[in-house]
Context: one part of a larger RNA
RNA sequence: CUGGGCGUAAAGGGCGCGUAGGCGGUUAAGGAAGUCGCAGGUGAAAUCCCGCGGCUCAACUGCGGGGGAGCCUGUGAAACUCCUUAACUUGAGGGCAGUAGAGGGGAGUGGAAUUCCCGGUGUAGCGGUGAAAUGCGUAGAUAUCGGGAGGAACACCGGUGGCGAAGGCGGCUCUCUGGACUGGCCCUGACGCUGAGGCGCGAAAGCGUGGGGAGCAAACAGGAUUAGAUACCCAGGUAGUCCACGCUGUAAACGAUGGGUGCUAGGUGUUGGAGGUAUCGACCCCUUCAGUGCCGCAGCUAACGCAUUAAGCACCCCGCCUGGGGAGUACGGUCGCAAGACUGAAACUC
Numbered sequence: 001c002u003g004g005g006c007g008u009a010a011a012g013g014g015c016g017c018g019u020a021g022g023c024g025g026u027u028a029a030g031g032a033a034g035u036c037g038c039a040g041g042u043g044a045a046a047u048c049c050c051g052c053g054g055c056u057c058a059a060c061u062g063c064g065g066g067g068g069a070g071c072c073u074g075u076g077a078a079a080c081u082c083c084u085u086a087a088c089u090u091g092a093g094g095g096c097a098g099u100a101g102a103g104g105g106g107a108g109u110g111g112a113a114u115u116c117c118c119g120g121u122g123u124a125g126c127g128g129u130g131a132a133a134u135g136c137g138u139a140g141a142u143a144u145c146g147g148g149a150g151g152a153a154c155a156c157c158g159g160u161g162g163c164g165a166a167g168g169c170g171g172c173u174c175u176c177u178g179g180a181c182u183g184g185c186c187c188u189g190a191c192g193c194u195g196a197g198g199c200g201c202g203a204a205a206g207c208g209u210g211g212g213g214a215g216c217a218a219a220c221a222g223g224a225u226u227a228g229a230u231a232c233c234c235a236g237g238u239a240g241u242c243c244a245c246g247c248u249g250u251a252a253a254c255g256a257u258g259g260g261u262g263c264u265a266g267g268u269g270u271u272g273g274a275g276g277u278a279u280c281g282a283c284c285c286c287u288u289c290a291g292u293g294c295c296g297c298a299g300c301u302a303a304c305g306c307a308u309u310a311a312g313c314a315c316c317c318c319g320c321c322u323g324g325g326g327a328g329u330a331c332g333g334u335c336g337c338a339a340g341a342c343u344g345a346a347a348c349u350c
Base pairs, nucleotide, nucleotide: 003322004321005320006319007304008303012318014201015200016199017198021194022193023192025088026087027086028085029084030083031082033081034080035077036076037075038074039073040072041071042070049067050066052064053063091191092188093187094186095185096183097182098181099180103177104176105175106174107173108172109171110154115149116148117147118146119145120144121143125136126135162169163168206247207246208245209244210243211242215241216240220236222234223233258317259316260315261314262313263312266295267294268293269292270291271290272289273288274287275286276285299306300305323350324349325348332343333342334341335340
């Protein structure tokens, strides 16, 4: 490079926006770069490839003879690709009217609970476990009532419910703001898809500066258990968990399944719309669009399973794999405050 692949065997980039590039709807006209036809030239010899023939075969042979591709020139064709022009509306986008939503940012605010402080009642235990002990408590704990402080998280609703590109998002109110869906009329007229680099977002932990600190809790120390127990269990407890700003850029970042478009039996549940039927209205029933589950045919699959939310049938674009270990290591480079991240071998060995 080609081929074959990427749910679980090696392999989908964590996710998006988008540059170059690749690919690209319908109709007509023109061009003729690709494409195709014809003619001419070139294609030296030997070698190589494919036929034919000659050494009795074959190898071989500086044996004979033929063919092909490629390149160049001329000429012709116009279906397809391409280019130009004109046009179209079904792709895409916009306007209008509605709908649902934990989508995002900021400000404010509420109740329950835990802890702590103050006060009342009250007395000898509480707590904890498999059983205990450490621990707390006569300086009055636990329990209970009242008051106060503070931080964090939002029970029920809550749902194979919803929203978001992913990470993720859950009390309530206000405010700023992104996206999606539905309806039919109007508008633009291919403006599209993908996307190497690039840019942005990106759980948790971690890092820097400053705050905050109720509960929980790496580290740590104590009590148990045990042969030991640097653990599991118990009583404590600091970073951290929270906020602001800045960094880090990873993950079983998972549907272990990249994005887009078209096509291909059904059944049932559910969310958000629209329409119809019926009706006073709602429910019910039917149709349809968008999402989200389960079951299941064809087909696919090594099997498991997937199956209109495909892992089916096709096309376009990107990423990635190529035996195990060595190794996501070394070296170099780029980035980072550091931790480290990204890129990423070889010897050797099985």